[in-house]
RNA sequence: AAGUGUGUCUUGGGGUGGUUGUUUCGUAGAUACGGACAACCUGAGAUCAAACCCGUUGAACCUGAUCUGGGUAAUGCCAGCGAAGGGAAACGACAUGCAGAGUAGUC
Numbered sequence: 001a002a003g004u005g006u007g008u009c010u011u012g013g014g015g016u017g018g019u020u021g022u023u024u025c026g027u028a029g030a031u032a033c034g035g036a037c038a039a040c041c042u043g044a045g046a047u048c049a050a051a052c053c054c055g056u057u058g059a060a061c062c063u064g065a066u067c068u069g070g071g072u073a074a075u076g077c078c079a080g081c082g083a084a085g086g087g088a089a090a091c092g093a094c095a096u097g098c099a100g101a102g103u104a105g106u107c
Stems, first nucleotide, its partner, number of pairs: 003098007011055004016049001017041007025034003061086003067080004
């Protein structure tokens, strides 16, 4: 030097629920429902942050699913489903480690 691991850049994919409260907003007069706002729960992410996660070694995410069991104030909250199906990159550049190696070369 080639090699190899990790990270970054470039590039692409994905999700954004539940409960409570407020409201001079809307439906329609009251309940009620929806919208907007705030707080709380779980989580990497649920105020579209341009943040978080994931890119074939693919459970990020979607379908199955208005699924099944457990649990909760409630919810994909937990587990199953899942050696099911689908699902978005391989070149390149930079940084750093390992090995090459206390080796080779020179004095």